[in-house]
RNA sequence: GCACUCGUAGCUCAGUGGAUUAGAGCACUUGUCUUCGGAACAAGGGGUCGUGGGUUCGAAUCCCUCCGAGUGUA
Numbered sequence: 001g002c003a004c005u006c007g008u009a010g011c012u013c014a015g016u017g018g019a020u021u022a023g024a025g026c027a028c029u030u031g032u033c034u035u036c037g038g039a040a041c042a043a044g045g046g047g048u049c050g051u052g053g054g055u056u057c058g059a060a061u062c063c064c065u066c067c068g069a070g071u072g073u074a
Base pairs, nucleotide, nucleotide: 001073002072003071004070005069006068007067010026011025012024013023028044029043030042031041032040050066052064053063054062
């Protein structure tokens, strides 16, 4: 250089048949319990889905550019 895969919450990931209000576990916050802490239970916050653009009535999902990570190859 070329080909391919990936980028979604603080972390690990699901969702990629276009339309359900963007989700799960752990973590975090608050409350109950407890002498305190932990555990358990209950509730809650946190994202505009890597950037920019396009297609569409409608995009995390399809197309293009760029950025980043990884694999293969001469």

The RNA shown here (transfer RNA) has 74 nucleotides and comes from a Candidatus Saccharimonadota bacterium.
It was read from a public genome assembly.
Its mean pLDDT, the model's own confidence on a scale to 100, is 80.
NCBI's taxonomy places the organism under Bacteria, Bacteria candidate phyla, Candidatus Saccharimonadota.
Rfam family: tRNA. By type it is a transfer RNA.